This is a predicted structure of a 114-nucleotide RNA (Guanidine-I riboswitch aptamer) from Oleomonas cavernae.
[in-house]
RNA sequence: GAGUUUGGUGGCUAGGGUUCCGGCCGGGUGAUUGCCCGGUGUCUGGUCCGAGAGCUGCCGUCCCGCCGGGAGACAUCCGGGGGGGAUGCACGGCGGGAUAAAAGCCCGGGAGGC
Repeated sequence: GAGUUUGGUGGCUAGGGUUCCGGCCGGGUGAUUGCCCGGUGUCUGGUCCGAGAGCUGCCGUCCCGCCGGGAGACAUCCGGGGGGGAUGCACGGCGGGAUAAAAGCCCGGGAGGC
């Protein structure tokens, strides 16, 4: 200096906005506690979105034994079962994109930095 691997996914949370529900405000109808229209997320909320560097589960992959089957003269080879362990490290814009809209979502383990 170059190359390869460092995985996938469910649930939840930090966080997010405002399509729906609800709240609040105004108006209409008006007997109305009902219905309709508009505004408001600088409305705690429910639905919803949601982490590479957050939590957790499952799977996958790798390593180390153990049990047992088959083939072979042997060396060894090919399957099966279940057990233990590992799966590291990670500072990060601006800007853009999707969705109703936004975000720690996606661009992106990017640019950049150490």
Its mean pLDDT, the model's own confidence on a scale to 100, is 83.